[in-house]
């Protein structure tokens, strides 16, 4: 950098520099912000993708009283590796269903974060 697979209406905040913008990108909207935005640091936190570990099924193998062993599949959240901590991925944009319309409701696309492959 690419492709693929999972997830994305849950959940979690201070503190110090810093000083005007921020919510990916492009448009329309909303909303956040001198009661301090972004960014950087500290300390917390939340969550379980990965990893090792503990308990518990299940399977294969050995065996034939049992462990040990390997695979797998839930659960726990202790260490660790990331990752996240305003608002549904803040909403909508494309398509299809539904409604007289306002609207609801599926789903792709695009992003995002982790695992594999390159």
């Nucleotide at each position: 950098u690419a492709c693929u697979u999972a997830u994305c209406c849950a959940g979690a905040a201070a503190g110090a520099c810093g000083g005007a913008g921020g919510g990916a990108a492009a448009a329309g909207g909303c909303c956040c912000u001198g009661u301090g935005a972004a960014g950087u640091c500290u300390u917390g936190g939340c969550a379980a993708c990965c990893c090792a570990u503990g308990c518990a099924g299940c399977a294969a193998g050995c065996a034939a009283u049992u462990u040990a062993u390997u695979g797998u599949u839930g659960c726990a959240g202790u260490a660790g590796g990331u990752g996240c901590u305003a608002a549904a991925u803040c909403c909508u944009u494309c398509u299809c269903c539904u409604g007289c319309a306002a609207g609801g409701g599926a789903g792709a696309a695009a992003g995002a974060u982790a695992g594999g492959u390159u």
Molecule: SAM riboswitch aptamer (S box leader)
Organism: uncultured Mucilaginibacter sp.